[in-house]
The part of an RNA shown here (large-subunit ribosomal RNA, domain I) has 554 nucleotides and comes from uncultured Anaerobacillus sp.
Context: one part of a larger RNA
RNA sequence: GGCGCACGGUGGAUGCCUUGGCACUAGAAGCCUAAGAAGGACGGGACGAACACCGAUAUGCUUCGGGGAGCUGUAAGUACGCUUUGAUCCGGAGAUUUCCGAAUGGGGGAACCCACCAUCCAUAAUGGGAUGGUAUCCAUUUCUGAAUACAUAGGGAAUGGAAGGCAGACCCGGGGAACUGAAACAUCUCAUUACCCGGAGGAAGAGAAAGCAAAUGCGAUUUCCUGAGUAGCGGCGAGCGAAACGGAAUCAGCCCAAACCAGAGGGCUUGCCCUCUGGGGUUGUAGGACGUCUCUUUGGAGUUACAAAGGCACGGAUAGACGAAGCGACCUGGAAAGGUCCAUCAGAGAAGGUAACAAUCCUGUAGUCAAAAUCCGAUGCCCUCCGAGACGGAUCCUGAGUACGGCGGGACACGUGAAACCCCGUCGGAAUCCGGGAGGACCAUCUCCCAAGGCUAAAUACUCUCUAGUGACCGAUAGUGAACCAGUACCGUGAGGGAAAGGUGAAAGAGCACCCCGGAAGGGGAGUGAAAGAGAACCUGAAACCGUGUGCCU
Numbered sequence: 001g002g003c004g005c006a007c008g009g010u011g012g013a014u015g016c017c018u019u020g021g022c023a024c025u026a027g028a029a030g031c032c033u034a035a036g037a038a039g040g041a042c043g044g045g046a047c048g049a050a051c052a053c054c055g056a057u058a059u060g061c062u063u064c065g066g067g068g069a070g071c072u073g074u075a076a077g078u079a080c081g082c083u084u085u086g087a088u089c090c091g092g093a094g095a096u097u098u099c100c101g102a103a104u105g106g107g108g109g110a111a112c113c114c115a116c117c118a119u120c121c122a123u124a125a126u127g128g129g130a131u132g133g134u135a136u137c138c139a140u141u142u143c144u145g146a147a148u149a150c151a152u153a154g155g156g157a158a159u160g161g162a163a164g165g166c167a168g169a170c171c172c173g174g175g176g177a178a179c180u181g182a183a184a185c186a187u188c189u190c191a192u193u194a195c196c197c198g199g200a201g202g203a204a205g206a207g208a209a210a211g212c213a214a215a216u217g218c219g220a221u222u223u224c225c226u227g228a229g230u231a232g233c234g235g236c237g238a239g240c241g242a243a244a245c246g247g248a249a250u251c252a253g254c255c256c257a258a259a260c261c262a263g264a265g266g267g268c269u270u271g272c273c274c275u276c277u278g279g280g281g282u283u284g285u286a287g288g289a290c291g292u293c294u295c296u297u298u299g300g301a302g303u304u305a306c307a308a309a310g311g312c313a314c315g316g317a318u319a320g321a322c323g324a325a326g327c328g329a330c331c332u333g334g335a336a337a338g339g340u341c342c343a344u345c346a347g348a349g350a351a352g353g354u355a356a357c358a359a360u361c362c363u364g365u366a367g368u369c370a371a372a373a374u375c376c377g378a379u380g381c382c383c384u385c386c387g388a389g390a391c392g393g394a395u396c397c398u399g400a401g402u403a404c405g406g407c408g409g410g411a412c413a414c415g416u417g418a419a420a421c422c423c424c425g426u427c428g429g430a431a432u433c434c435g436g437g438a439g440g441a442c443c444a445u446c447u448c449c450c451a452a453g454g455c456u457a458a459a460u461a462c463u464c465u466c467u468a469g470u471g472a473c474c475g476a477u478a479g480u481g482a483a484c485c486a487g488u489a490c491c492g493u494g495a496g497g498g499a500a501a502g503g504u505g506a507a508a509g510a511g512c513a514c515c516c517c518g519g520a521a522g523g524g525g526a527g528u529g530a531a532a533g534a535g536a537a538c539c540u541g542a543a544a545c546c547g548u549g550u551g552c553c554u
Base pairs, nucleotide, nucleotide: 001553002552003551004550005549006548007547008546009545015539016503017502020474021473022471023470024469025468026467027466028465029463030462031165032164039100040099041098042055043054044053046078047077050074051073052059061094062093063092064091065090066089070082071081105114106113107112115134116133117132118131119130120129121128136162137161138160139159140158141157142156143155144154170201171199172198173197174196175195181188185235211218212217222249223248224247225246232240233239253455254454255453256399260279261278262277263276264275265274266273267272268271284433286398287397288396289395290392291391292390293389294388295387299386300385301384302383310382311381312380313379314377315376316375317374318373320369321368322367326342328341329340330339331338343360344359345349351363352362353361404428405427406426407425408424409423410422414440435450436449437448438447439446490497491496511538514525515524516523517522
C1' cells in the first nucleotide's frame, strides 16, 4: 500500500410526520376613493431589534350585545398593574386616525420646504402658536366686464360632479403584429390572437322583428345539446366553417318623437312662426290624432325596465347557547386511548386533541335555540299607481341629407364572386299608407315585416375575497417562488432577476445541580428522562468520503 472483518467519525438520503400548498364543490360577495383610497414612510410598550396591532386619544378610546375567570400579543424574563362594581377575549355601531400618496394652497430629489385668507391664543411689540379654508377641469346658476355704443371675449363667486386604485380574472369598444402553417412564398393562415389604449358592471354585451320561414307556419334576447365538421368558403392549397328547424335552461315586456289640445315665453312681416312645460299617443289582420256613441266598477300592477317613497312582520348574515353515554376492572407499559372481561349512549360511531389506536376524557358532532346594534331579501300586509271599448273613414301624423344608388373599403363561415343582408368614407339622393323594407344578383307573383329614437330582469362568463366542505392531489429537491419574519437575503444603474432554510422530548413549569480534565471549545462522571447512542450542530440517520484495531498478501 491492497483486499477483507469489526468499531467509529462525517454526511443528511430514506422512513414517518405536517403548521403550508394545489385542484375543486356549495353558498356569499363582487368594489374602494376628495368625508382623502390602494400602497407606504415615521412613530406608539417599563425594557434593544423585528413581526403583528394601533396613530400624538397611538399595544389603544366610547357605546351596545355575547361571555364568565383569569388577563397584561408573538415571547421567555423581571417590573408596574387590571379583573365577579364582570377584566382579557368575540361581535355590531361610533370616535381618533401624524406625514406621503389622485395629493388638490405653492414648490419638491415621495414621506420634506415655504405661504396666503378668516377666526382665535400669546407678546409691550416683532417673532411665535392653534383651527378651518385656499389645486385643476366640466356642468348649472349668478355677479361683473375690455378693445367698442348695445353686446361679446375675459374675470369672480356659489352649488354639484370628475380625477386615482385594482382581480395578472370575466365584458364591450378603438388600434394591432410576427414567428408559425402552407413542407419555399406573395393572396391565405397564425388571428380580428399576443400586445397597447379607452370604458363599465357584478356581470357586460344583446334584446321586444322593416325577423325567421315556405306549413295546419313561428313569434324579443341570451346560453347549452343537436343540426355538423354538414351547407358552403378556399393560391378550391394549407385550411376556414355557418344558419334555420328540433330539444333544453330561463322567461317580461315597455317608454318616447309626431299629429291634436292647453299654458308660459320669444320673434317679428299683426297672423302666423319658434321654444319650453303639461295632457295625448306608440302600431302592420295597420295604428293614432279627429268626430260620434257606450260603460264606468271592479280588476290589474308595483320598488328590476314600464311612476315612486316608506313602515311592520317574516327569513337570513355578522358574536353565541344547550347538547347523550365508563373519573369501569384487570394485564402490558414511562404513559392506555392497546389486550381480556363487563357495561352505556346513539337524531350524536364527522373530525381534532389528550404520554400508543377514545362513540361514552376534552373540544366538538346530530339536533334544538339565540341578537341590544347594523346590513341583506326574489316573502306577506299596510302603502302606492292605473279608466275601458265600439263605430266612422273626409282630413292630419307615424323618426330625411335618412333609405337607396355610383365609387372605395370593412364585416358577415362567404377571399368580388351571380354576392344579397349589415357597417363606414365620398359624391349624388327618394317615397309618405293608393306608402315602404325583406325573402342570397335581378324581375314578376306570393308571403313576412314596418327602418332611419330609447329602456329592459333571468337563464350565461369569471374569482382578488369570505364561510363551510371535498380529494385513487403534494408531503419539505415535492406542493405556491415562499410550511421557517419571502418577493425576504442577495444580484443588477435600472427595468428586472431571485434563493437556501421544517421535526429534542409526552412534558424543558424535566434544557444536565455538583465533581474532574482543559485557557476555552469540548469531554468524563453524577443527575433528569422510557430512551441522552433524544443534549438543543437535538426523530430516523443510507451512500460517497475520512479513520482506529485486527487477519492475509506485498